[in-house]
This record gives sequence, C1' cells and structure tokens, in this order.
RNA sequence: GCCGAUGUAGCUCAGUUGGCAGAGCAAUGCACUCGUAACGCAUAGGUCGCCGGUUCAAACCCGGCCAUCGGCU
Repeated sequence: GCCGAUGUAGCUCAGUUGGCAGAGCAAUGCACUCGUAACGCAUAGGUCGCCGGUUCAAACCCGGCCAUCGGCU
C1' cells in the first nucleotide's frame, strides 16, 4: 500500500427487506433479613466511532475518514 471483519449503555452483545434504541450482567434506590449476600420491585445510564450524502424519516442505504483485529504484498 491492497482486501476483509468489527465499532450500539460501565462490560458482553442483540437489533436487516429504513419507521419508539433494547437484553443480560454491573450501578443506584426500595422491599426482604437480626445483619450481609442471594431472590423480588423500581430507577438511572446512549450525540448507535466521526463527518457528509440520499430520504418525509437513517443504528440500518451510499461516500470519505478514524480505531481495533485478521489476511496479502
């Protein structure tokens, strides 16, 4: 330099013929308990890597860039 994959909550990841952003774990609060943990209930947490384009509407389609990983040279 070329090719490919991945990038979504603190962590691990879903989310595809474009139409409300989600789960588990973790965190916080409450309840329970003699107390703690576990279990139960609730709450909070997101510029969907960045910029632009298409569209009434983009995490999703298109282009460029960045980061990580793999391959080729």

The RNA shown here (transfer RNA) has 73 nucleotides and comes from a Patescibacteria group bacterium. Rfam family: tRNA. By type it is a transfer RNA. The RNAcentral record of the sequence draws on ENA and MGnify. The prediction has a mean pLDDT of 82. The same sequence occurs in records of 2 taxa.